Background
Model confidence (mean pLDDT): 89 of 100. A computed fold for an 87-nucleotide RNA from uncultured Tumebacillus sp., annotated as c-di-GMP-I riboswitch aptamer. Its Rfam family is "c-di-GMP-I riboswitch aptamer". Gene Ontology term of the family: cyclic-di-GMP binding.

RNA sequence: GACAAAGGCAAACUCGACCGAAAGGCGAGGACGCAAAGCCACGGGCCUACAGCACCAUGCGGGUGCUACGGCAGCCGGGUUGCCGAA
Numbered sequence: 001g002a003c004a005a006a007g008g009c010a011a012a013c014u015c016g017a018c019c020g021a022a023a024g025g026c027g028a029g030g031a032c033g034c035a036a037a038g039c040c041a042c043g044g045g046c047c048u049a050c051a052g053c054a055c056c057a058u059g060c061g062g063g064u065g066c067u068a069c070g071g072c073a074g075c076c077g078g079g080u081u082g083c084c085g086a087a
Stems, first nucleotide, its partner, number of pairs: 001084001008034002013029004018025002032074001038080003042077003045072003052066005
């Protein structure tokens, strides 16, 4: 970053007698899109709340709030690796 070439990845959604408390991940199908939509949680941001803490309730074991040790790389920044080579 090309009205180029060869390719690559795969959103939403669907299916799963898969993992997980959930967010989410994984596999298959499927393409919204992506010049790193390859990889890495270092900074910011966002999501979830099993466990923990606080409060409420306590006719049967519940509710509310806070919180990352969980997650999102297709939110931004950063690090790192990589295809092509016209302007």